[in-house]
RNA sequence: AGAGCGGAUCGGGCGAUCGCCGCGGCGUGACGUAGGCCGCGGAGGAAAGUCCGGACUCCGAGGGCAGCGUGCUGGCUAACGGCCAGCGAGGGCGACCUCAGGGAAAGUGCAACAGAGAACAGACCGCCGAACUCCCGGGGCUUCCCCGGGGGUGGCAAGGGUGAAACGGUGCGGUAAGAGCGCACCGCCGGAGUGGUGACACGACGGGCACGGCAAACCCCACGCGGAGCAAGGCCAAAUAGGGAGGCGUUCGAGGCUGGCCCGGCCGAAGCCUCCGGGUAGGCCGCUUGACCCCGCGGGUAACCGCGGGGCUAGAGGAAUGAUCGCCCGUCGUCGCCGUCCCGUCAGGGGCGUCGACGACGACAGAAUCCGGCUUACAGAUCCGCUCUCACG
RNA sequence: GGGCGGCUAGCUCAGAUGGGAGAGCGCGGCGUUCGCAACGCCGAGGUCGCCGGUUCGAUCCCGGUGCCGUCCACCA
Numbered sequence: 001a002g003a004g005c006g007g008a009u010c011g012g013g014c015g016a017u018c019g020c021c022g023c024g025g026c027g028u029g030a031c032g033u034a035g036g037c038c039g040c041g042g043a044g045g046a047a048a049g050u051c052c053g054g055a056c057u058c059c060g061a062g063g064g065c066a067g068c069g070u071g072c073u074g075g076c077u078a079a080c081g082g083c084c085a086g087c088g089a090g091g092g093c094g095a096c097c098u099c100a101g102g103g104a105a106a107g108u109g110c111a112a113c114a115g116a117g118a119a120c121a122g123a124c125c126g127c128c129g130a131a132c133u134c135c136c137g138g139g140g141c142u143u144c145c146c147c148g149g150g151g152g153u154g155g156c157a158a159g160g161g162u163g164a165a166a167c168g169g170u171g172c173g174g175u176a177a178g179a180g181c182g183c184a185c186c187g188c189c190g191g192a193g194u195g196g197u198g199a200c201a202c203g204a205c206g207g208g209c210a211c212g213g214c215a216a217a218c219c220c221c222a223c224g225c226g227g228a229g230c231a232a233g234g235c236c237a238a239a240u241a242g243g244g245a246g247g248c249g250u251u252c253g254a255g256g257c258u259g260g261c262c263c264g265g266c267c268g269a270a271g272c273c274u275c276c277g278g279g280u281a282g283g284c285c286g287c288u289u290g291a292c293c294c295c296g297c298g299g300g301u302a303a304c305c306g307c308g309g310g311g312c313u314a315g316a317g318g319a320a321u322g323a324u325c326g327c328c329c330g331u332c333g334u335c336g337c338c339g340u341c342c343c344g345u346c347a348g349g350g351g352c353g354u355c356g357a358c359g360a361c362g363a364c365a366g367a368a369u370c371c372g373g374c375u376u377a378c379a380g381a382u383c384c385g386c387u388c389u390c391a392c393g
Numbered sequence: 394g395g396g397c398g399g400c401u402a403g404c405u406c407a408g409a410u411g412g413g414a415g416a417g418c419g420c421g422g423c424g425u426u427c428g429c430a431a432c433g434c435c436g437a438g439g440u441c442g443c444c445g446g447u448u449c450g451a452u453c454c455c456g457g458u459g460c461c462g463u464c465c466a467c468c469a
C1' cells in the first nucleotide's frame, strides 16, 4: 500500500420567530367549563415485526390425558428460544465464521425416476469352468477313463453401468474365478484406565467389520408451560324495549367454576346459552420511579454481580414533538485561483491536493401499559483490536 | 393497541404421507353453420408472494419477511 475479519460509538449542531402536547406558578372569569402570561420538559437505535420471555390485571377446588415449546456442557439472569465461556462437527491460507448440535443398537414409516438390485438387497453386461450333467470331435489299458470345444445346473461380486445413497478403502497373498477368505496399513466398533465439575479428550487391550440415510416424519427420552390480555381491569355519569327467534332445563337436574377430553368436587329448585334487535360511544384511575440511567471502586476470563455517590428522563388518547430563516458541519457535482506530477506534435490535455463560490443531499423510520432479548430496515461518519499478501529498511 | 386467517394459471378455487403442478370459467386455433351463439376436438398460459434452512428432492416441513382480509369497547 492492497485485500479482509471482529467489536464499539454517532446518526447533523447552534440561534431566532411562529405553532402543538404535558406539568408547575400567577392572575381573570367563575364554581359545569374557558382563555391569558411566565418558567420547565417533550421519540428511537431500532420507538418497527409482535417472534420469544417476564412484570402487572382479571378469572380459576383438584387430578389425569391430550396439546405446545425447548434440546451438546457449565455458568449468568426475574425469566427466556437470550447472553457468556467451553466441547464437537463443517468452512476459510488466516484473523474468524456457521450449526434446531439428545436418541436411528425401542417400535412404526419413507426413499419418486433410473437401475439387475434400495435395506436380513441383488446379478443386466461381465468373470469362472474346480463340482454335476448333456452334445460334438479326438485318444486310451473300452461296464470305464483322459484331452479339446459348446450348452445347461451352477459358482462369483473384482470390473462396467444406474442412482442422492449399492452393505469399509489401498496393497500383497490366495483361488477355477473371486470375496476380510488370510495378512499389513488406514478407517470402524467395544473398551480397562487417565485427565476434566461436565460436554469431551487421550487411550493399554480386544474384535474381521456388524450397526447405511431421514426424527425442521410419527415417535422415545429429559426439562418447562393454567387461560386471557391495558380494547386487561376498577370507579362515575348518560341513554334504551331487559323486545324477538331458536335450543337445553327445573331432584332422571340445564348451566357455571374463561382453551379441548375424561375423572372428581363445589354452587345451582331456576333459569341458562346462541343469534337478531335497542342504547351510549363521555370523564377519572390503571399511567409511568423503574429487574431505571450515569460515574467511581471491588469480585469474576466473560456474561454478570456487589457497594458508594449523583440524576429524574414524554405520558398523549384519532393521538403532540412541527414549519420558516440565518450561521456552521459532512458528502457529491459544476466553475475558478494556486501547488505538484505525467503526456506532449510546445497549441495544450489529464491526474492528485488545497482554498473559494454556487447548487443538491443528510438515511431507516416515529412512542400508545411497562421492561429484558431476538429479528428485520438503515445514506453516511468516527474509533479500537487483529489477519493475509506485496514492497522497502 | 391486541388476537386470528390467507397468498397456487387472467379470475374463482382444489391439491398430498414430501417425488406427475391441477379443475371450472376465460383466451387462441380447427371443425360445425349462410353467419353468430351453443357444442365437439386440440392447444397455450405458473418465480405455487419473496428470502434462507432441513432433505437426495420443498407448493407442502422449519425460520425470517412483504402484502391482504377479519374480529374486539361499554350498558340493560
Stems, first nucleotide, its partner, number of pairs: 001389010012328007020042007028034001044364001048375002051373005056229004062263004067225005072086005087101001088099004102220002107218002109214002124160002126156003131153010168186006187209001188207003193202003233285004243276006255267003278468003292311008329362008338353006394465007403418004412449001420436005442458005
This is a predicted complex of two RNAs, RNase P RNA and transfer RNA, with 469 nucleotides together. Rfam match: Bacterial RNase P class A. Rfam classes the family as a ribozyme. Rfam's curators write: Ribonuclease P (RNase P) is a ubiquitous endoribonuclease, found in archaea, bacteria and eukarya as well as chloroplasts and mitochondria.